[in-house]
């Protein structure tokens, strides 16, 4: 120091132009946006290194949040099903999306072009960019104290 405790702090970005219409930030045509943890050949530092330290992938590996699920409790009505609460992250259902070319010993990451994706509910008309659950919850990230050696 690592590793355990314990409290605390912190932990999402976007609709601008135009069309069309009674009506769209909802659709069509330009446009914007990219949680957290991992991997790195690219940047920083340096004389230089396979040292150090910081950044580096929406769509490659994991994980979050949110619908499903599942438990479980009250009310309604015949198994079962609505409703309204409170709990579980065990299931992975929905969980999404990438490829061509270059460089190279080695890229789904670098560099160049095309593409593609975005819970649930609401709404004068369909929503990743608006309203709402959320002044919530979190994946982590940092800090102080404590143990422990």
């Nucleotide at each position: 120091c690592c590793c355990c405790g314990u409290u605390c702090u912190c932990a999402g970005g976007g609709c601008g132009g135009g069309g069309u219409g009674a009506a769209a930030u909802u659709c069509c045509c330009c446009a914007c946006c990219g949680g957290c943890g991992g991997u790195a050949a690219g940047g920083g530092u340096g004389a230089a290194a396979c040292g150090c330290c910081c950044c580096g992938a929406g769509c490659c590996c994991g994980c979050g949040a949110g619908c499903g699920c599942c438990u479980u409790g009250g009310c309604g009505g015949u198994u079962c099903c609505g409703u309204c609460g409170a709990g579980g992250g065990u299931c992975a259902g929905c969980a999404g999306a990438u490829c061509u070319g270059g460089u190279g010993c080695g890229a789904u990451u670098c560099c160049a072009g095309a593409g593609c994706c975005g819970a649930c509910g609401g709404u004068c008309a369909c929503a990743g960019u608006c309203c709402g659950g959320a002044u919530g919850g979190a994946a982590g990230a940092g800090a102080a104290c404590g143990a422990c050696a």
Molecule: FMN riboswitch aptamer (RFN element)